[in-house]
Molecule: Fluoride riboswitch aptamer (crcB RNA motif)
Organism: uncultured candidate division WPS-2 bacterium
RNA sequence: GGCGACACGGGCGGUGGAGUCCGCCUCGCAUCAGCGAAACCGCCCACGAAAGGGCCGAUGACUCCUCUUGCGCC
Numbered sequence: 001g002g003c004g005a006c007a008c009g010g011g012c013g014g015u016g017g018a019g020u021c022c023g024c025c026u027c028g029c030a031u032c033a034g035c036g037a038a039a040c041c042g043c044c045c046a047c048g049a050a051a052g053g054g055c056c057g058a059u060g061a062c063u064c065c066u067c068u069u070g071c072g073c074c
Stems, first nucleotide, its partner, number of pairs: 009026005016065006027036003042055004
């Protein structure tokens, strides 16, 4: 100096916040600040694909909070 693995850190997991756990990505240019890249950007029908039609949900999972909506009670 290069390559690989792991840890930590960062980013992400179809609409907001937090905790815990799980999963995915973590590379290049450049030089002190930026520009790109990766993971990610819901499901079903149909279709070569697209168009078109239908549907669920503030969770990746669990819990709590917040927003919206419906029903019941006071």